Context: one part of a larger RNA
């Protein structure tokens, strides 16, 4: 000094922290959102009506699943693997990508053919399907054009660039709001006109791939390693450079500056200890890797070889009608095990943040908070001035006293914290409604946009805090007292029973065991133990 645990005590707060076996796992949440992308579309109950079978409205374009878009690659979690271009630190990338975000430019043009929810038939115990029929888009797929791109070819260049010719590549739509113009002409949209999409280029911004100097634990009782090995030409394949990968040629290539090989480890900022160097760790907080029952492996996407996606083996649980299925807490509580030992199956999106969505808003065990645990720090307190017949008692005694002691009792007083009682916050700012006031493309209006004022929105929580009221009343305990070391006397016991970190006490006057008075050192804590400096 600890993420500590024991023992013995234990009054309050604030901050902060709390599985060791990467064992196994009930239970419940933990990633969903958009109707302003797009076709469908219930029912309960209500009321009407009726030939009693039913059917009509409102509920309701509501619940809801389907298509499709964007999230799900972030956030959380763990260190099992790794001695490594893994990290740290400097650099290249003329050898490279980058959704969502901003910036510039150009366009959004004309067409098709399906599918799924749905309905008919049907398999299956179930998970799940299968065949027929019809449909919708911002899902698909053709044609058309190309500022830019890309690709051939020609000039030019060491080479990028750059010039000329040719090819080949795009797209999607929806929502508001108005009637100048154009279309019907009373109002609409095919027309204007915002907003929000869409293509295709140029940039910029974050993000991440990649390579290379350096630096990064033991052991030589590990001395030789290596055949895609080590270079080269040619192709592949990748965003991209390369034995990454092929074929084919050479025969290299690494190492006492420690190579191969074996243990052990996630690295760092920093924590801790020191005067420093130096040691030693890498809980928590940040930052980068790695993993997701174990072992492979691709999809799909801007970007995963994906912790709550997918496929195949493999252990292990569970269903199962015996033919087949399902699963994956190293997310947040939480059980079992295991251990000296490590918390609630709690509230809430109110703030911050993150996904979607045009917004209202939805989700969000990130996250804010609340509960347990002296586990750590820090703060407060358990009272204060007064009081000598130095009271009783206790323990010592030389019997005279001496100590516990101003300690208590007594008297005056004070209210921290604990209890009652009353008041009682900031964290809330957004956003959205109403109501002004500007601006506003424009023929004008609106729409939008800013801005002012009202009104609403709090999990902690009737907390914190303030007042008030009773009241010394509820709050002190653990180790040592031979030396090292601060702090001594009686009894008990008799190398017994024991102490003990080292020297060592103890065999009859034991300041070293046991108890007692006293004292000493710390204090809601003190001591052991373990770890490190």
């Nucleotide at each position: 000094u600890u993420g500590a645990a024991c023992g013995c005590u234990g009054g309050c707060g604030g901050c902060g922290u709390g599985c060791u076996u990467a064992c196994a796992c009930a239970u419940g949440c933990a990633a969903g959102u958009c109707g302003a992308a797009c076709g469908c579309g219930a029912a309960a109950g209500c009321g009407g009506c009726u030939u009693c079978g039913g059917c009509c409205g409102c509920g309701a374009g509501u619940a809801g699943a389907g298509u499709g878009g964007c999230g799900c690659a972030c956030g959380g979690g763990u260190g099992a693997g790794u001695a490594a271009c893994g990290c740290g630190u400097g650099g290249a990338u003329a050898a490279u990508c980058u959704g969502c975000c901003c910036c510039u430019g150009u366009a959004u043009c004309c067409g098709g053919a399906a599918u799924a929810g749905c309905g008919g038939c049907u398999g299956g115990a179930a998970a799940c399907g299968g065949c027929c029929g019809a449909u919708a888009a911002u899902a698909c797929c053709a044609g058309a054009u190309a500022c830019g791109u890309u690709c051939a070819u020609u000039c030019u260049u060491u080479a990028c660039c750059g010039u000329a010719u040719g090819a080949a590549g795009a797209a999607a739509g929806g929502c508001g709001a108005c009637c100048u113009c154009u279309a019907u002409u009373u109002a609409u949209a095919u027309g204007u006109u915002g907003c929000c999409g869409u293509a295709c280029a140029g940039g910029g911004a974050u993000g991440a791939g990649u390579c290379c100097g350096c630096g990064u634990c033991c052991c030589a009782u590990u001395a030789g390693a290596u055949a895609g090995u080590u270079g080269g030409c040619g192709g592949g394949g990748u965003a991209a450079c390369g034995g990454c990968c092929c074929a084919c040629c050479a025969a290299g290539u690494c190492g006492a500056c420690g190579a191969u090989g074996g243990g052990u480890a996630g690295c760092c900022g920093a924590u801790u200890u020191g005067a420093g160097a130096g040691g030693a760790u890498g809980a928590u907080c940040g930052g980068c890797c790695a993993c997701a029952u174990u072992g492979g492996a691709a999809c799909u996407g801007a970007a995963a070889c994906a912790c709550g996606g997918u496929c195949c083996a493999a252990a292990c649980u569970c269903c199962u009608a015996c033919g087949g299925g399902a699963g994956g807490c190293a997310g947040c509580a939480g059980u079992g095990g295991g251990g000296a030992a490590u918390a609630u199956u709690g509230c809430g999106c109110a703030a911050u943040g993150g996904g979607c969505g045009a917004a209202a808003g939805c989700c969000u065990g990130a996250c804010g908070c609340a509960g347990c645990g002296a586990c750590g720090c820090c703060g407060c307190g358990u009272g204060a001035g007064g009081g000598a017949u130095g009271a009783a008692g206790g323990u010592c005694u030389u019997c005279g006293g001496a100590u516990c002691g101003u300690a208590a009792a007594c008297c005056u007083c004070u209210g921290u914290c604990g209890g009652a009682a009353g008041g009682g916050a900031a964290g809330a700012a957004c956003g959205u409604a109403g109501a002004c006031u500007g601006u506003g493309c424009c023929a004008a209006u609106c729409a939008g946009c800013a801005g002012u004022c009202u009104a609403u929105u709090g999990a902690c929580g009737g907390u914190a805090c303030c007042u008030u009221c009773a009241a010394a009343g509820g709050a002190a305990g653990c180790a040592c007292c031979g030396g090292c070391u601060a702090a001594c006397u009686c009894c008990g016991u008799g190398c017994c029973a024991g102490c003990a970190g080292c020297c060592g006490c103890g065999g009859u006057a034991a300041u070293a065991c046991g108890g007692a008075g006293g004292g000493u050192g710390c204090a809601a804590g003190c001591g052991u133990u373990a770890a490190u400096c």
The part of an RNA shown here (small-subunit ribosomal RNA, 5' domain) has 533 nucleotides and comes from an uncultured Desulfovibrionaceae bacterium.
The full RNA is in RNAcentral, with records from ENA and SILVA.
The coordinates come from a structure-prediction model, not an experiment, and the mean pLDDT is 84.